Predicted 3D model of an 82-nucleotide RNA (transfer RNA) from a Minisyncoccota bacterium. Lineage of the source: Bacteria > Bacillati > Minisyncoccota.

RNA sequence: GGGCAUGUGGCGGAAUUGGUAUACGCGUACGGUUCAGAACCGUAUGGAGCAAUCCUUGGAGGUUCAAAUCCUCUCGUGCCCA
Numbered sequence: 001g002g003g004c005a006u007g008u009g010g011c012g013g014a015a016u017u018g019g020u021a022u023a024c025g026c027g028u029a030c031g032g033u034u035c036a037g038a039a040c041c042g043u044a045u046g047g048a049g050c051a052a053u054c055c056u057u058g059g060a061g062g063u064u065c066a067a068a069u070c071c072u073c074u075c076g077u078g079c080c081c082a
Base pairs, nucleotide, nucleotide: 001081002080003079004078005077006076007075010026011025012024019065027045028044029043030042031041032040046055047054048053058074059073060072061071062070
């Protein structure tokens, strides 16, 4: 230099054909249970805001009524070729 894969809440990780972003698990908070704890059970849990509402899929731009998903550029990581 060329090619391929990949990037989503605090972490892992889903999202089918472009149509409710964050299912599920972990973690965390509160409660139950216990003499106390572990384990287990229940509820809640992306961010900002008193609220209405707004923002969020590595970054920027584009297509579209609508983009994590399609297109362009770019950054990080891994692998392959030279």

Notes
The prediction has a mean pLDDT of 80.